[in-house]
RNA sequence: GGCGACGUAGCUCAGUUGGCUAGAGCGAGCGGUUCAUACCCGCUAGGUCAUGUGUUCGAUUCACAUCGUCGCUA
Repeated sequence: GGCGACGUAGCUCAGUUGGCUAGAGCGAGCGGUUCAUACCCGCUAGGUCAUGUGUUCGAUUCACAUCGUCGCUA
C1' cells in the first nucleotide's frame, strides 16, 4: 500500500431486513435484610449509539468520507 471485521453505559456485550421512551450482566450510589459484614432482594444514576455529510416523513440501523482498534496479504 491492498482487502476485511469492528467502534453502543466505567468494563464485557446484545440490539436492528429504518419507526413506539436504546437494553442486559458486572461495577458505582442508596435502601431492605443482619448484632455486624458478606450473600441475597429492591431502587437510582450513568449513553453526542467513534466523527462528519448525505438519503428519508423518520437513521444506533442505509450510503460516502474521515479517525481509531484488530486481522489477513504484498
The RNA shown here (transfer RNA) has 74 nucleotides and comes from an uncultured Clostridia bacterium. Rfam family: tRNA. About the family: Transfer RNA (tRNA) molecules are approximately 80 nucleotides in length. Rfam links the family to the GO term triplet codon-amino acid adaptor activity. The family's RNA type in Rfam is transfer RNA.